[in-house]
Molecule: transfer RNA
Organism: Thalassovita autumnalis
């Protein structure tokens, strides 16, 4: 340099162009002499970042970051 994948909640991840979700984790509460187990209920996202297509973009396009991975 060139191609190639990946960026979404705190963390690993999912979501036919049509209301962004799950799990773990936090919190609060039941349970216990106190924990942990378990049960219940909860918060929490400028979907990397500019632009473009479209009535409508996590989703399709373009260019840019970073991050892996092939080739030179």
């Nucleotide at each position: 340099g060139c191609g190639u994948g990946a960026u979404u909640a705190g963390c690993u991840c999912a979501a036919c162009g049509g209301u962004a979700g799950a799990g773990c984790a936090g919190c609060a509460g039941a349970u216990u002499g106190a924990g942990a187990u378990u049960c219940u209920g909860u918060g929490a996202g400028u979907u990397g970042c500019a632009g473009g297509u479209u009535c409508g973009a996590u989703u399709c396009c373009u260019g840019c970051a970073u991050c892996g991975u092939g080739c030179a």